[in-house]
RNA sequence: AGAGUUUGAUCCUGGCUCAGGACGAACGCUGGCGGCGUGCCUAAUACAUGCAAGUCGAGCGAGGUAGAGAGAGCUUGCUCUCAAAGCCUAGCGGCGGACGGGUGAGUAACACGUAGGCAACCUGCCUGUAAGCCUGGGAUAACUCCGGGAAACCGGAGCUAAUACCAGAUAACCCGUUAGACCGCAUGGUCUAACGAUAAAAGGAUGCGAUUCCACUUACAGAUGGACCUGCGGCGCAUUAGCUUGUUGGUGAGGUAACGGCUCACCAAGGCAACGAUGCGUAGCCGACCUGAGAGGGUGACCGGCCACACUGGGACUGAGACACGGCCCAGACUCCUACGGGAGGCAGCAGUAGGGAAUCUUCGGCAAUGGACGAAAGUCUGACCGAGCAACGCCGCGUGAGUGAUGACGGUUUCGGAUUGUAAAACUCUGUUGUCAGGGAAGAACACCCUAGAUGAGAUCUAGGAUUGACGGUACCUGACGAGAAAGCCCCGGCUAACUACGUGCCAGCAGCCGCGGUAAUACGUAGGGGGCAAGCGUUGUCCGGAAUUAUUGGGCGUAAAGCGCGCGCAGGCGGUCUUUUAAGUCUGAUGUGAAAGUCCAUGGCUCAACCAUGGGAUUGCAUUGGAAACUGGGAGACUUGAGUGCAGUAGAGGAGAGUGGAAUUCCUGGUGUAGCGGUGAAAUGCGUAGAGAUCAGGAGGAACACCAAUGGCGAAGGCAGCUCUCUGGACUGUAACUGACGCUGAGGCGCGAAAGCGUGGGUAGCAAACAGGAUUAGAUACCCUGGUAGUCCACGCCGUAAACGAUGAGUGCUAGGUGUCGGGGGUUUCGAUACCCUCGGUGCCGAAGUCAACACAGUAAGCACUCGCGCCUGGGGAGUACGCUCGCAAGAGUGAAACUCAAAGGAAUUGACGGGGACCCGCACAAGCAGUGGAGUAUGUGGUUUAAUGUGGAAGCAACGCGAAGAACCUUACCAGGUCUUGACAUCCCUCUGACCGGCCUAGAGAUAGGCCUUACCUUCGGGACAGAGGAGACAGGUGGUGCAUGGUUGUCGUCAGCUCGUGUCGUGAGAUGUUGGGUUAAGUCCCGCAACGAGCGCAACCCUUGAUCUUAAGAUAUGCCAGCACGUGAUGGUGGGCACUCGGAGAUGACUGCCGGUGACAAACCGGAGGAAGGCGGGGAUGACGUCAAAUCAUCAUGCCCCUUAUGACCUGGGCUACACACGUACUACAAUGGCCGGUACAACGGGCUGCGAAGGAGCGAUCCGGAGCCAAUCCCCAAAAGCCGGUCUCAGUUCGGAUUGCAGGCUGCAACUCGCCUGCAUGAAGUCGGAAUUGCUAGUAAUCGCGGAUCAGCAUGCCGCGGUGAAUACGUUCCCGGGCCUUGUACACUCCGCCC
Repeated sequence: AGAGUUUGAUCCUGGCUCAGGACGAACGCUGGCGGCGUGCCUAAUACAUGCAAGUCGAGCGAGGUAGAGAGAGCUUGCUCUCAAAGCCUAGCGGCGGACGGGUGAGUAACACGUAGGCAACCUGCCUGUAAGCCUGGGAUAACUCCGGGAAACCGGAGCUAAUACCAGAUAACCCGUUAGACCGCAUGGUCUAACGAUAAAAGGAUGCGAUUCCACUUACAGAUGGACCUGCGGCGCAUUAGCUUGUUGGUGAGGUAACGGCUCACCAAGGCAACGAUGCGUAGCCGACCUGAGAGGGUGACCGGCCACACUGGGACUGAGACACGGCCCAGACUCCUACGGGAGGCAGCAGUAGGGAAUCUUCGGCAAUGGACGAAAGUCUGACCGAGCAACGCCGCGUGAGUGAUGACGGUUUCGGAUUGUAAAACUCUGUUGUCAGGGAAGAACACCCUAGAUGAGAUCUAGGAUUGACGGUACCUGACGAGAAAGCCCCGGCUAACUACGUGCCAGCAGCCGCGGUAAUACGUAGGGGGCAAGCGUUGUCCGGAAUUAUUGGGCGUAAAGCGCGCGCAGGCGGUCUUUUAAGUCUGAUGUGAAAGUCCAUGGCUCAACCAUGGGAUUGCAUUGGAAACUGGGAGACUUGAGUGCAGUAGAGGAGAGUGGAAUUCCUGGUGUAGCGGUGAAAUGCGUAGAGAUCAGGAGGAACACCAAUGGCGAAGGCAGCUCUCUGGACUGUAACUGACGCUGAGGCGCGAAAGCGUGGGUAGCAAACAGGAUUAGAUACCCUGGUAGUCCACGCCGUAAACGAUGAGUGCUAGGUGUCGGGGGUUUCGAUACCCUCGGUGCCGAAGUCAACACAGUAAGCACUCGCGCCUGGGGAGUACGCUCGCAAGAGUGAAACUCAAAGGAAUUGACGGGGACCCGCACAAGCAGUGGAGUAUGUGGUUUAAUGUGGAAGCAACGCGAAGAACCUUACCAGGUCUUGACAUCCCUCUGACCGGCCUAGAGAUAGGCCUUACCUUCGGGACAGAGGAGACAGGUGGUGCAUGGUUGUCGUCAGCUCGUGUCGUGAGAUGUUGGGUUAAGUCCCGCAACGAGCGCAACCCUUGAUCUUAAGAUAUGCCAGCACGUGAUGGUGGGCACUCGGAGAUGACUGCCGGUGACAAACCGGAGGAAGGCGGGGAUGACGUCAAAUCAUCAUGCCCCUUAUGACCUGGGCUACACACGUACUACAAUGGCCGGUACAACGGGCUGCGAAGGAGCGAUCCGGAGCCAAUCCCCAAAAGCCGGUCUCAGUUCGGAUUGCAGGCUGCAACUCGCCUGCAUGAAGUCGGAAUUGCUAGUAAUCGCGGAUCAGCAUGCCGCGGUGAAUACGUUCCCGGGCCUUGUACACUCCGCCC
């Protein structure tokens, strides 16, 4: 000293939470010792039992006890009598029970604190001074007797004493009267003199006396203690605003120690209160304690001071002192005793009990010390106190061991290498704090008393010495012995916050102070190992302060985060211009007193240290008294003019009130003309109209509002104000400088004004128009639209008192760069004038510097810099501007204005995205324009669903799953089902034993796997064996198409071949971020140009690559392509042959196209348009190529892989089956519905490819599939290979047909161990639906669509699918409004798992 938490990220505001310290604590786990402290915070609840206040016989009478001594009697050791000095005691009497001890109920008060006053008082015991202690008297308890009562206790009669009580003498003080002197802050006080009234114990002690001492009386003084009064200070609520009748004052009296309405009588009507009276709630106050840097905040345990209380309430008595904790009386509640008539009691004293409670101790020892009461004293009493006991309740200290010790043990984790736990342990060598035992052993003790001695003339007394006195306690401490022996736990380990792994669990169990963890790989749950922290404790809970500047005096704010009253006037209050003078209240300064002690702080010292304790100092920030200063503030006095106001001269204005008046328009009424519609809407309808509407003309009625001017304008405090005229009236501005002389500013309460709506009474009502009615719209439509229509809107009077009453910005004053409009004045220059320019005052706007701000923004009209204001307001969100209470109101309602509970946020500004049925621009077969389809039929195929033992298990699921993985499910595939089998295994590596082969062929059983049998056969060698293979065995292990694509790699889809995505440096911004990449053009393109706080760069685009289109070159290719191009030979015919390489083709290489040229447009650019040339023209066509990223997209079943799971099975083998099922739904295709066609015959022209387990020619057979056959070809050579649509000719003639071919029957063919489930093909026969397809929807912009056939992969066989190839070969595009998708800019946002959002 800060940190976490609002967001995708940021800054701010703002709350919540944490880290610190503390405690009279409690709870959980644990617990060795000592010292010093502390210990009912709750029930001021009730209390059993014991103790806590007595003492004095030196005050008094009396009683008791034992009795030295004396005497008497006699039985000589017994009885009786007197009785000293003792001891004990009820009673009278004195002193003390008013202290000490406890508690905090009450109390908001002179109760407390602090500073004072008392000229208004008291004070026992104590000290000092002065004086005195004289003379008498009468009672009464005790005691005795009698009586009553259960008891407590009481009554009557009789006797007696005093330091008990009473009377008298004396004389001071006091009081009263008189006189005088002095003094003070008012009342007044002090002193002196004279006169009048008032007292005592001749008491006690020593044998007596004296003396002395102790008592006693009076007065004065002191000390101590107390009473009373006053200033100031310290709680909450205003949803408590008025309180008070002894109340406030006076006079008089009473009362008190004393002043006083303290009480009473009379008189007056006061007193207190917004500076908070009264009421209600809460509370003992302080020194101090805790915290804090401090200022503050909280607390008032222990210790100390004061107060209050003593079962509850009241009362007095006694006394120096009480209205009395262990006194009295009365009342009440409760408890106890009782003979029922009456009595007794008061732990908030110390222990202790019950109860309450989370919770708080022993019914201990002693008066040894300190202190107290009494006493002359010894002494007695003392639960005050001193000690001990219990409790980790707190603080402090100590210990639980130290050294050596590696093979770095076991266990845990593991990347399997090790590392770590860890010198840790064991083991060895030591030490002895504490502990146990034993021995020694304090200080605290000084007195008093007693004895002795001395001083003194002597006694008392004093001094010195001696003796005696310890609860704690045989304790502290010291010494010796024993022996590592008896002594470590608790919390935490996701971030904050120091400390990490494994297993278990699987949004379960649980954790959590906040954020938040847990849904199968949890460092956050539980356990373990390890680690961190503290330590005889550690955590948790509670409370307080801190952090929190989060109530802000120090030290905050109010445009948008919470927060400026709607506006003005104004009492109180606060603040206030210049000069002179005075005062000294504030202010500053010196001194004095006080601020108790303890505590805190500093220093020193004592317990071994520390805690603790002692001594000294400082501090106690305060208050009071007093001396001084006079700048500033205040008070008094005097002046001034600049603030403020007045006067005078002008100016502008929808400023206000009242009266009058004007035209246009709407509506209505009357009349004329006139005829079928009008009106209304997106479209309609309701409505009006042949009874004459609407339209048009004329006349009339009535109400309301004032077009143009008009504005970015004016006026007003705000609300607000608009035709014109008149009357009354408020304010402002300019100029002038005559007057007043601070008269000012703000303003709690208060008063007034205050839009619209609404309310009351009475008018008025043209238009408009809540409510209401009807018509539409709609799923509905209590709405938006339409037709009507009542309150209301208007006027007068009276209420209401609120608005996003907003500039979301209180009022006033001063200061602080500029620029530019506009309204109202004034001045100057210029001009003949108009005008123009400059200066200035007041208003109203915009831009902008400094500055401010979280940013946005504000910026002389501040949100800048300052000042004034008892001006208002705010303190997390919700609950809630709600409830209750009160005030106002006719009501509606307004004003004031909470809490419980709940959340960890709510919020402001700005940023990046995304989104918008926002905007601008642009693109795409996106729409449009076209062509052909799909959706309807049949079939094929895939999917869903259903069925099933399995319909394989699954995967794929909008686009971007569904002729997808699958470029081939009869067995195999195959992972599924049923059945039969195997268990180191079908497959891999290692080890051991046996065999010599293995392989292969044959036979038997079986559905087969499998089992059994027969035949046959090898290499190297150093001769030991090796290699290899098979069989058997043991275990490590194999195996898994089992799970998790949300643990992963790799691969892929999609947006999208869309033009984007980023970086470095710089700059801007507090920051997220921005800039660059935006802008103006342009492009297919972030393509290029220009501009620009940017300059560059990267991944993408383009290009480079492949292919196709033109030309050239070249090795030569070639027995093979082509050719008689040119030559030659030959054939029925053919490059068939020689020869050749010109052409074509193939390979390789090159050229070509670059907006290069011309014209125009454009900004002199980029580029675009047109043209030329060219095979090709503006990217020539096609392909490959897929940026940053998005979708937890797809795939664990291609493969790889972490973790989990199975291991005589979820592995492996075999047979059969299934995948091909079938009411149905969907996707994708094929074939069609026909004449642009079908069928028949004839006849042309390709390209890409493939071929040895192969392609398979010719020839032959078959209607055909196909078969026989086998030439040729490892392929520019041979074969597949027939291309088909096309063209020519014929036929069919619009029909369910000579269309269409499904379905079915029969007969065949091919492949293959095997075509039943379940292949393909052929022939014959059969001849279904279907006549162009609803809503909806797909593809395509040129060699494209459409149409036609061909080839290939997979493959034994199986193609309407897929991948390729060529043939024929169109139509249309005005254009970008709309649908979909995308790009860029901008805007709004309360969205950010981002509109499939959020939210009510």
A computed fold for a 1400-nucleotide RNA from bacterium enrichment culture clone heteroA2_4W, annotated as small-subunit ribosomal RNA. It matches the Rfam family "Bacterial small subunit ribosomal RNA". RNAcentral holds the sequence, with entries from ENA, Greengenes and SILVA.